[in-house]
Context: one part of a larger RNA
RNA sequence: UGACGGGGGCCCGCACAAGCGGAGGAGCAUGUGGCUUAAUUCGAUGCAACGCGAAGAACCUUACCAGGGCUUGACAUGUAGCUGCAGGCCCUCCGAAAGGAGGGCGGCCUUCGAGGGUGCUACACAGGUGCUGCAUGGCUGUCGUCAGUUCGUGCCGUGAGGUGUUGGGUUAAGUCCCGCAACGAACGCAACCCUUGUGUUUAGUUGCCACCGCAGGUGAUGAGCCUGCGAGCACUCUAGACAGACUGCCUGUACAAGCAGGAGGAAGGUGGGGAUGACGUCAAGUCAGUAUGGCCCUUACGUCCUGGGCUGCACACGUGCUACAAUGACCGGUAUAGAGGGAUGCGAAACCGCAAGGUCAAGCCAAUCCAUUAAAACCGGCCUCAGUUCGGAUUGAAGUCUGCAACUCGACUUCAUGAAGCUGGAUUCGCUAGUAACGGCGCAUCAGCUACGGCGCCGUGAAUACGUUCCCGGGCCUUGUACA
Numbered sequence: 001u002g003a004c005g006g007g008g009g010c011c012c013g014c015a016c017a018a019g020c021g022g023a024g025g026a027g028c029a030u031g032u033g034g035c036u037u038a039a040u041u042c043g044a045u046g047c048a049a050c051g052c053g054a055a056g057a058a059c060c061u062u063a064c065c066a067g068g069g070c071u072u073g074a075c076a077u078g079u080a081g082c083u084g085c086a087g088g089c090c091c092u093c094c095g096a097a098a099g100g101a102g103g104g105c106g107g108c109c110u111u112c113g114a115g116g117g118u119g120c121u122a123c124a125c126a127g128g129u130g131c132u133g134c135a136u137g138g139c140u141g142u143c144g145u146c147a148g149u150u151c152g153u154g155c156c157g158u159g160a161g162g163u164g165u166u167g168g169g170u171u172a173a174g175u176c177c178c179g180c181a182a183c184g185a186a187c188g189c190a191a192c193c194c195u196u197g198u199g200u201u202u203a204g205u206u207g208c209c210a211c212c213g214c215a216g217g218u219g220a221u222g223a224g225c226c227u228g229c230g231a232g233c234a235c236u237c238u239a240g241a242c243a244g245a246c247u248g249c250c251u252g253u254a255c256a257a258g259c260a261g262g263a264g265g266a267a268g269g270u271g272g273g274g275a276u277g278a279c280g281u282c283a284a285g286u287c288a289g290u291a292u293g294g295c296c297c298u299u300a301c302g303u304c305c306u307g308g309g310c311u312g313c314a315c316a317c318g319u320g321c322u323a324c325a326a327u328g329a330c331c332g333g334u335a336u337a338g339a340g341g342g343a344u345g346c347g348a349a350a351c352c353g354c355a356a357g358g359u360c361a362a363g364c365c366a367a368u369c370c371a372u373u374a375a376a377a378c379c380g381g382c383c384u385c386a387g388u389u390c391g392g393a394u395u396g397a398a399g400u401c402u403g404c405a406a407c408u409c410g411a412c413u414u415c416a417u418g419a420a421g422c423u424g425g426a427u428u429c430g431c432u433a434g435u436a437a438c439g440g441c442g443c444a445u446c447a448g449c450u451a452c453g454g455c456g457c458c459g460u461g462a463a464u465a466c467g468u469u470c471c472c473g474g475g476c477c478u479u480g481u482a483c484a
Stems, first nucleotide, its partner, number of pairs: 001484002003481003007478007015468002019431005026322008034313002042053002064308007073125001077124006085117001088105007108116002127297002130295003136291001138286003141282001143280001148187006154163003167178003193274004198243007207233002212230007246268001249262005324424001328383001330381004341370002345364002350359003390421001395416007437460007
């Protein structure tokens, strides 16, 4: 100087407490361990591995296994020789295919140098998801969006070092103020960026429809209402510019920084959310994303193909979904979104089918057309506390769709079947406001899908926080130490 302490002081955080909802019990989904296996490819392992890499394992993917093939190779560059020609297409045989053998059709450009290109042979070489993340780059996680980490000069100390950065206040903050042998500065904090909340202005098509005009429907030829067209840009909206919030104003308090309350305001003290992650720590993670040193394989540890496996099941754990019901299930009616997507695509209407879906096919390269009726909510009916009109696992049968192909091993539909489960031990997790909880919708990956996952969007919309004694983690000062 650090690190540590079941030492002390101060402070913070959904850390505890106060609340709300979960997990741990059941069934299923998914990941992992274990076991099994020819193989169940590999990696990730306290927090910070375990719905993780994987934003899609039937073949492919695929790296694993069995079997069958190839050896300058599936892919790249170069050299030499040969071929006087491409490439390509078709047929036959062996075969599961790959591959091998045979035959036929067709037959390159040219500056005429066999130059380019192609094929074969040979050689350099290719290739390796083989090993080492403890040889590395790059990227990432974590402490932690915690408030810290340092430097120059000066000063102090023999020196390691100290000071500055400590102290008194204050803040979300090493934020700011005051003081001080320190004075300045850098990386962090904050601000600058995006988004959301208010207003002004500009611009009106594919957006909007108040006023005005026309036509149609209803009604009584009226008023009113509905639909369409025109006209219009008022409003909504879209997307550019600008304004707005600064403790600016008032009161109290304070030396100041600031704090408490108030006014005005759409918004008030960082307005909400995001992006942004200092010096460093964990020889943290990744050689399987790519790159890369070294080592290893080279008729195989390379490469092609068929089939299987990654989906295997006495068991254990994590993360989720669905429930156990009446604040509910079912049936009927009815209202209201946002954000994304669409050309081998989204696919309306009509017709067929109980349905999944099918047939035909309008429109749309999309503020135009389409998926697209959001659902919970609300209104009415029924069920009346039961393993039930709860719950839906499992199983049987019949189908639909995608795809060369759904046996291993896809999703969905209909009919039948109707398991466990009556709120879950010790323990444990998330969340402080448009949050939790509940409800639906969309997207990526993708032929299809094991999505209940991930990432977004909107709707409904709470409870509680006395407080910091205690548990956990962290920051600053101080103290002890046989630790470095």

Predicted 3D model of a 484-nucleotide part of an RNA (small-subunit ribosomal RNA, 3' major domain) from a metagenome.
RNAcentral holds the full RNA, with entries from SILVA.
The coordinates come from a structure-prediction model, not an experiment, and the mean pLDDT is 81.